[in-house]
Molecule: c-di-GMP-I-GGC riboswitch aptamer
Organism: Candidatus Acetothermia bacterium
RNA sequence: CCCGAUAAAGGCAAACCCGCCGAGAGGCGGGGGCGCAAAGCCACGGGCCCUAACACUGGAAAGGAGGUGAAGGGCAGCCGGGCUGCCGAAG
Repeated sequence: CCCGAUAAAGGCAAACCCGCCGAGAGGCGGGGGCGCAAAGCCACGGGCCCUAACACUGGAAAGGAGGUGAAGGGCAGCCGGGCUGCCGAAG
């Protein structure tokens, strides 16, 4: 360094419930605990989710619903990648 044990110490926290924020996806706090060895951090590639604004479309004069986006957001507990990091047997 790889690696990760029926090890030790500690850590995080899914669903669900409550409160607040957000148009929404979702976020934050409290409870909770399915799981997690990076379930610490970063939206860089792919993916998934959302659509208030913007652009295009809708359209024949105007406008709407709806649709699309390389537009704007979200997810790091979907997969890769980057940065950082606790402990320690076997190999």